[in-house]
RNA sequence: GCCCGGGUAGUUCAGUGGCAGAACGGCUCCAUGGUAAGGAGUAGACGGAAGUUCAAUUCUCCCCCCGGGCU
Numbered sequence: 001g002c003c004c005g006g007g008u009a010g011u012u013c014a015g016u017g018g019c020a021g022a023a024c025g026g027c028u029c030c031a032u033g034g035u036a037a038g039g040a041g042u043a044g045a046c047g048g049a050a051g052u053u054c055a056a057u058u059c060u061c062c063c064c065c066c067g068g069g070c071u
Stems, first nucleotide, its partner, number of pairs: 001070007010024004018054001026042005047063002050060002
C1' cells in the first nucleotide's frame, strides 16, 4: 500500500430504513433484626463529517480506531 471483518449503555453482545434492546454492572425502593440472595423501578449508548431518502444505527462515500490476511 491492497483486501476482509468490526466500532451501539460502564462491560459483553443483539438489532437492521420508521420504537434502540438484552444480560451483567450502577442508583433508588421493597423485603430482613442485619447482610447476602431475591423482587420492583430508574439512569445510561448507535466512532466523526458529508450524501441518498419523507425518514439513516441501518444504504453510499471520505476520515479515524481495533482485529485478520496479502505484498
Molecule: transfer RNA
Organism: Candidatus Lloydbacteria bacterium RIFCSPHIGHO2_02_FULL_51_22